Context: one part of a larger RNA
Molecule: small-subunit ribosomal RNA, central domain
Organism: uncultured forest soil bacterium
RNA sequence: UUGGGCGUAAAGCGCGUGUAGGCGGUUCGGUAAGGCGGAUGUGAAAACCCGGGGCUCAACCCCGGGCCGGCAUCCGCGACUGCCGGGCUGGAGUGCGGGAGGGGAGAGCGGAAUUCCUGGUGUAGCGGUGAAAUGCGUAGAUAUCAGGAGGAACACCGGUGGCGAAGGCGGCUCUCUGGACCGUAACUGACGCUGAGACGCGAAAGCUAGGGGAGCAAACAGGAUUAGAUACCCUGGUAGUCCUAGCUGUAAACGAUGGAUGCUAGGUGUGGGCGGUUCACUCCGUCCGUGCCGUCGCUAACGCAGUAAGCAUCCCGCCUGGGGAGUACGGUCGCAAGGCUGAAACUC
Numbered sequence: 001u002u003g004g005g006c007g008u009a010a011a012g013c014g015c016g017u018g019u020a021g022g023c024g025g026u027u028c029g030g031u032a033a034g035g036c037g038g039a040u041g042u043g044a045a046a047a048c049c050c051g052g053g054g055c056u057c058a059a060c061c062c063c064g065g066g067c068c069g070g071c072a073u074c075c076g077c078g079a080c081u082g083c084c085g086g087g088c089u090g091g092a093g094u095g096c097g098g099g100a101g102g103g104g105a106g107a108g109c110g111g112a113a114u115u116c117c118u119g120g121u122g123u124a125g126c127g128g129u130g131a132a133a134u135g136c137g138u139a140g141a142u143a144u145c146a147g148g149a150g151g152a153a154c155a156c157c158g159g160u161g162g163c164g165a166a167g168g169c170g171g172c173u174c175u176c177u178g179g180a181c182c183g184u185a186a187c188u189g190a191c192g193c194u195g196a197g198a199c200g201c202g203a204a205a206g207c208u209a210g211g212g213g214a215g216c217a218a219a220c221a222g223g224a225u226u227a228g229a230u231a232c233c234c235u236g237g238u239a240g241u242c243c244u245a246g247c248u249g250u251a252a253a254c255g256a257u258g259g260a261u262g263c264u265a266g267g268u269g270u271g272g273g274c275g276g277u278u279c280a281c282u283c284c285g286u287c288c289g290u291g292c293c294g295u296c297g298c299u300a301a302c303g304c305a306g307u308a309a310g311c312a313u314c315c316c317g318c319c320u321g322g323g324g325a326g327u328a329c330g331g332u333c334g335c336a337a338g339g340c341u342g343a344a345a346c347u348c
Base pairs, nucleotide, nucleotide: 003320004319005318006317007302008301012316014201015200016199017198021194022193023192025088026087027086028085029084030083031082033081034080035077036076037075038074039073040072041071042070048066049065050064051063052062053061054060091191092188093187094186095184096183097182098181103177104176105175106174107173108172109171110154115149116148117147118146119145120144121143125136126135162169163168206247207246208245209244210243211242215241216240220236221235222234223233258315259314260313261312262311263310266293267292268291269290270289271288272287273286274285275284276283297304298303321348322347323346330341331340332339333338
């Protein structure tokens, strides 16, 4: 390589948009590239296989036949694939009518709380711990009342709940804006699926420049603990956390489960819509989503089980013993940190 695999053993790219390519519904007609059948030519000899023969046998040699993956030309067939043309509506999309949502961006507003400042009341403690101490406080703290400043986050609702491709998204209002769902069946008529490269998005931390800075808090300092304590605990505290613009591009980026389509017992909760029933409550049906249990089936087991890890088809990515190593070297990207790609010797 072939093969076998990828939830947990090695293995699904963090996620999307999409180029090439691969694959592709239904029907009619044409064509004959693929395909199927046949004929002819070619496919040197030797070798190989079968039969026969010659050296006393064998090796060896000779004769005949087969074989020679195939290639080319011609004739025929027209099911399937392709190609060309016409049609269809179930896939896909559009229109129309609806309702749901922390989907995204910008602007504005609100209350609780922490901290700080000013003033009032008030006096000796406060704080912190396992116990303490560092720390704060008679220059009046803690507590309490009133006023003010500023930053960050939005208690309850809140949910096994909703939205988003993923990362992720939660106070309220407005503006701009994406997607999905349901109903209808008017329109297009296969316009589809996947997707090497490519491009975009991408938590936190980190980086550049400029702002901002309440709380928290790497580093750091001190107090404890301890044999020590570069920790866990305590008192402080700077980057950072926040905003704007740009970069970085990683993660246990997880459902550790790529995407699409079809098929395959049931039961039970919950979110959104529609239809039926009812005055209503409600109940029944149906579509989409999200959970739990479970039959067949699958699985090494655990478990999965219409949201499959079942039964199938298509496309992509990836794996091939452990360590060395996600290292070295080279390339490429980055301001850097580093990212991506990614070995070998050696060893078990």